[in-house]
């Protein structure tokens, strides 16, 4: 300098699991309540909005772990997938000038 990140507003995208106990009834659901992981586990909060791994298909997927989800790898930078405005140069990327 004033592109981005950072901040605001205005719009939009998205998730909501396992595992235990009770209890109900139609026996796999359905209410509660208690633990696990997590930004979240219906919380009007969280995360995300194209420089897009928020999330979603493949997939009730494949291997390792775990009480069980989680979680690590793989699949895979595969295929998908929601955005404009302001504002500011303190900071940090970046560009340029000086010394």
């Nucleotide at each position: 300098g004033c592109u981005c990140a950072c901040c605001g507003c205005u719009g939009g995208g998205g998730g909501u699991g396992g595992c235990c106990c009770g209890g109900g009834c139609g026996c796999g659901c359905c209410c509660g309540g208690g633990c696990c992981u997590g930004a979240g586990a219906g919380a009007g909060a969280c995360c995300c909005c194209u420089c897009g791994a928020a999330c979603c298909u493949g997939a009730u997927c494949c291997g390792g772990c775990u009480a069980g989800c989680a979680c690590c790898g793989g699949c895979g930078g595969a295929g998908g997938a929601a955005a404009g405005c302001g504002a500011c140069c303190a900071u940090g990327a970046c560009c340029g000038a000086c010394a």
TPP riboswitch aptamer (THI element) from a Myxococcales bacterium, 99 nucleotides, folded computationally. It matches the Rfam family "TPP riboswitch aptamer (THI element)". Rfam links the family to the GO term thiamine pyrophosphate binding. The model forms 95% of the base pairs in the Rfam consensus. Model confidence (mean pLDDT): 80 of 100. It was read from a public genome assembly, where an Rfam model found it.